[in-house]
Context: one part of a larger RNA
RNA sequence: CGCACGAAACUUGAGAAGUUUUCUCUUUAGUACGAGAGGAUUUGGAGGGACGUACCUCUGGUGUUCCUGUUGUCACGCUAGUGGCAGCGCAGGGUAGCCACGUACGGUCUGGAUAAGCGCUGAAAGCAUCUAAGCGCGAAGCCAUCCGCAAGAUGAGGUCUCGUUGACUCUGUCUGAAGCCCCCUGGAAGACGACCAGGUUGAUAGGCUGGCUGUGUAAGGCGGGUGACCGUCUCAGCUGACCAGUACUAAUGGGCGAAUG
Numbered sequence: 001c002g003c004a005c006g007a008a009a010c011u012u013g014a015g016a017a018g019u020u021u022u023c024u025c026u027u028u029a030g031u032a033c034g035a036g037a038g039g040a041u042u043u044g045g046a047g048g049g050a051c052g053u054a055c056c057u058c059u060g061g062u063g064u065u066c067c068u069g070u071u072g073u074c075a076c077g078c079u080a081g082u083g084g085c086a087g088c089g090c091a092g093g094g095u096a097g098c099c100a101c102g103u104a105c106g107g108u109c110u111g112g113a114u115a116a117g118c119g120c121u122g123a124a125a126g127c128a129u130c131u132a133a134g135c136g137c138g139a140a141g142c143c144a145u146c147c148g149c150a151a152g153a154u155g156a157g158g159u160c161u162c163g164u165u166g167a168c169u170c171u172g173u174c175u176g177a178a179g180c181c182c183c184c185u186g187g188a189a190g191a192c193g194a195c196c197a198g199g200u201u202g203a204u205a206g207g208c209u210g211g212c213u214g215u216g217u218a219a220g221g222c223g224g225g226u227g228a229c230c231g232u233c234u235c236a237g238c239u240g241a242c243c244a245g246u247a248c249u250a251a252u253g254g255g256c257g258a259a260u261g
Base pairs, nucleotide, nucleotide: 001152005163006162007161009159010158011157015149018146021049022048023047024046025045026044033038051106052105053104054103055102059100060099061098062097066093067092068091069090070089071086072085073084074083075082076081110144111143112142117137118136119135120134166174167173168172179256180255181254182253183199184198185197186196187195204250205249206248207246208245209244210243211242214238215237220233221232222231223230224229
């Protein structure tokens, strides 16, 4: 830009793409077969490998500052308490998120037309013959079935819902519906666009309050010890991303858009 009014949703599926893997054990059965050794076709059941998809309840990893311990040195006048730097200084743990080594699921089944092959009926050719007319069975393969995409499928499909009001100096100038955009607050969405949640008739983000989680018993006071340190108030203190509540802060404002062709 198109899809002959303007919008918002939900869809049909032409078409194209993906998947469609493999092993072991067991039952049939130590049966058929075979002198024996050996040893099935077929049917049912179970468990795996690799691969793929999704997820984070469990297990585990990361988690650059969430908590704690601690070395050296410097600073805050000193003590105490903190902070800076040294690969996050080093070390022990660890929420959310992301992830696999973790969890769940998947390939199946079924139908149709067939290949090689196996047949039925059956002449040409009184017989015979699966073929010449006609009719079947038959594969990991083909077409469907299964998963996602898909109407620029210009052959542009379908359904539902919403809007289509007026004024004037009247053939142009206002007005500006439904709806949408810019802008702003953000996001388990994201390279950017896009998508999604919101914009005061508001819980979108931050803050605050409460909780969860993590760390592991803060500072200070008191008591004990020559001291390092220990006990107690104290399962304390602190706590990013998590779960709720709460308008305290920030979401100001501006525009497009049919009334025809």